[in-house]
Context: one part of a larger RNA
């Protein structure tokens, strides 16, 4: 890992609903007892449920309770169905679908591994250093002391056996569940080590690491409570039909869990009436949002008047003056607000008419019953809060889709844009999108724009890009550009300055000649000087300038492999606007088929009932409307084992397995055929389960 077995809603008591049956002359027994060859039957009436309710009771009783009531109220009655059995859901209690703990307790077994310890043995190669003692000698009054030499002390020193285990390398499904190489530490010592024995788990031992107690130690292993719980994971086995959700609200030692309501299915039972739903208008209604506004709460510009206040003058004080200062309060003016509003929308919501019967056609409501399954949602649009008017953020409200939705478009691409899949078809039409090649359909058609490869993705902010539109101002009395000429005098104005001569600066900015020429526009110079340019004339002759909106494009623009039209590629095959064809989905048409539910029709059954009627199932024919589907509900079937009829039909002229083709069915599944095999075993009508395997890190077996 594959293949083949086996492997998950069971059983009992007791309630509840639903269905079938019995009996209704109410209905049935239990413990127990008696017979029995199976099946199964008989006795037993205690009880129990029903027949009458109301009260808390006593109790009264088609009533009762409550009350002072005969009142007025509450539950009843008047309105009749029970009860026992079985199936099936589904509740509780039990291991209760079905594997899984980590732990707790109890009783044993372990110190052949290690801890420490008792007993008794055994083991350290050679070196080296050279304590005290003690001899000889020197020394001393005696010592003390100094010197050879002896001597052999040491948790001494080097280093082997032996004990460890600091370093780096291999080894890492190893040769080895911790070892090898290569160095290293101790080695007469609190040394090693051999045999025996001692300490036992709520314990022992521990030069102490929570080490260590038999490859298990923050409490060993083993059996046993025990199938411990498990609000948590995993997994949970045939088919077809009809419906069809939720991810929110309140509570919760609640938040991944539960109850209760909300949605979802199955019954029934009542009420249907111009009822439900959708479109368009109208009509009557409450608001107090958005927008607006500022009279109210507050907040806030500027100006006007100045209560009070500071500052300041006079004066002994009282008090009597000023103020270019701060500033109530008031008038005028400009704002601004979820917790402002004198006013106030669109929707939305509540009720109503109208629309040639508007257009659907029971799609509607209400009650009770039983059965759930959801309470982790996700984005997109639109209005808020939070955040940063940040997040594939988070939290509300409304409405869409996905979840539970396939199909077309978006390159792919749950949530976005068309659109809701019963089947079948080599048939039509359209919807979003699209229509040069890839790639189905226009190299379509007419008016513009862009030139950026703009057409894939951005801003503040810049531009004589270009396209349309408004407005203003010069202009055959000559504009705009260009070229020619001319720009001048008083004067170097005054100040200032080293110097200021139009041109660092400060004042002031006149006057004369003139067709014009500033007490100067820029450049320039130490200052001068020189260019220039404002204005003039000329030449030549037709348009030129400014703003302001707009449309399409430029720059602004840098990420790490080359990579952001889906690619080729394109000047249209971009973009904008009008126009006509086509393409394009499981939508819609079109033909066949089918499957639910209604109505209607035919027939047929059995039942009541004298008859007709009536109601009930069943088959077959129409018509109309449905027929995506998780959680989940409900129908309606197929298979498997074994039991009844059944010692059954069929079987060695060959059962059942198995293999392999082949036909039937809407499936699950059934039948036939041949070969295999060598004894069994259908089919139809019922009954009972160890009743269906792909999944559990599933088990056990094979490869």
């Nucleotide at each position: 890992g594959c293949c083949g077995g086996c492997g998950a809603c069971u059983u009992a008591u007791a309630g509840a609903a639903a269905g079938u049956g019995g009996c209704u002359u109410g209905g049935u027994u239990a413990a127990g007892g008696a017979a029995u060859u199976u099946c199964a039957u008989c006795c037993g009436g205690a009880g129990c449920c029903a027949a009458a309710g109301c009260g808390a009771a006593a109790g009264c009783g088609a009533g009762u309770c409550u009350g002072a009531a005969u009142a007025g109220g509450g539950c009843a009655c008047u309105u009749u169905u029970g009860u026992c059995a079985c199936u099936u859901u589904u509740u509780a209690u039990g291991g209760a679908c079905c594997c899984g703990a980590a732990c707790c307790c109890g009783g044993g077994u372990g110190a052949u591994c290690u801890a420490a310890c008792c007993a008794u043995g055994a083991c350290c190669a050679g070196g080296a250093u050279g304590a005290a003692g003690c001899u000889u000698g020197g020394g001393u009054a005696a010592a003390a002391c100094c010197a050879a030499g002896u001597g052999g002390a040491g948790g001494u020193c080097c280093g082997a056996a032996c004990c460890g285990a600091c370093c780096g390398a291999u080894g890492u499904u190893g040769a080895a569940a911790a070892a090898u190489c290569g160095g290293c530490g101790g080695a007469u010592g609190a040394g090693u080590u051999g045999u025996g024995g001692u300490u036992a788990g709520g314990g022992g031992u521990g030069a102490a690491a929570u080490g260590c107690c038999a490859a298990u130690c923050g409490a060993a292993c083993u059996c046993g409570g025990a199938g411990c719980u498990a609000g948590c994971u995993g997994g949970u086995u045939c088919u077809c039909c009809c419906c069809g959700a939720a991810a929110u609200g309140c509570g919760u030692u609640g938040a991944g869990g539960c109850g209760c309501a909300g949605c979802g299915g199955u019954u029934g039972a009542c009420g249907a009436a111009u009822g439900g739903g959708c479109u368009a208008u109208c009509u009557a209604g409450g608001g107090g949002u958005a927008a607006a506004g500022c009279a109210c709460u507050g907040u806030u510009u500027c100006g006007g008047u100045g209560c009070g206040g500071g500052c300041u003058g006079c004066g002994a004080g009282a008090g009597c003056g000023g103020u270019a200062c701060c500033a109530a309060a008031u008038c005028g003016u400009a704002g601004c607000a979820a917790a402002c509003u004198a006013a106030g929308a669109a929707u939305a919501c509540u009720a109503g008419g109208u629309a040639u019967u508007g257009c659907u056609u029971u799609c509607c409501g209400u009650c009770a019953a039983c059965c759930a399954g959801u309470g982790a949602g996700a984005c997109g649009a639109u209005g808020g809060g939070g955040g940063a008017u940040a997040a594939g953020c988070u939290u509300c409200a409304u409405c869409g889709u996905c979840a539970a939705g396939a199909g077309g478009g978006a390159a792919a691409c749950a949530g976005c844009c068309c659109a809701g899949a019963u089947c079948a078809c080599c048939a039509g039409c359209u919807a979003a999108g699209g229509c040069c090649c890839c790639u189905a359909a226009a190299u379509g058609g007419c008016c513009g724009c862009u030139a950026a490869g703009u057409g894939a993705u951005a801003a503040a902010g810049g531009a004589g890009g270009u396209g349309a539109g408004a407005a203003u101002g010069c202009u055959g009395a000559a504009a705009c550009a260009a070229c020619c000429a001319g720009g001048a005098g008083g004067u170097u104005u005054g100040c200032u300055u080293a110097g200021a001569a139009g041109c660092a600066g400060c004042c002031a900015c006149c006057c004369u000649u003139a067709a014009a020429a500033g007490a100067g526009u820029g450049c320039g110079u130490a200052a001068u000087a020189g260019c220039u340019c404002a204005c003039u004339g000329g030449u030549g002759g037709a348009g030129c300038g400014u703003u302001c909106u707009u449309g399409c494009g430029c720059c602004g623009a840098a990420a790490a492999u080359g990579a952001a039209c889906g690619g080729g590629a394109c000047u249209a095959a971009g973009c904008g606007g009008c126009c006509u064809g086509c393409c394009g989905a499981a939508g819609c048409u079109g033909u066949g088929a089918g499957a639910u539910u209604u109505u209607g029709g035919u027939u047929u059954u059995a039942u009541u009932u004298u008859u007709u009627u009536a109601a009930a199932a069943a088959a077959u024919c129409a018509a109309a409307a449905u027929c995506g589907g998780u959680a989940g509900g409900g129908g309606a079937g197929c298979g498997u084992u074994c039991c009844g009829c059944u010692c059954u039909a069929g079987g060695g002229u060959g059962a059942a397995g198995c293999a392999u083709g082949a036909a039937c069915g809407g499936a699950a599944g059934u039948u036939c055929a041949u070969g295999u095999g060598g004894a069994c075993g259908a089919a139809g009508c019922g009954g009972a389960a160890g009743u269906g395997a792909g999944a559990a890190u599933g088990u056990c077996g094979g490869c």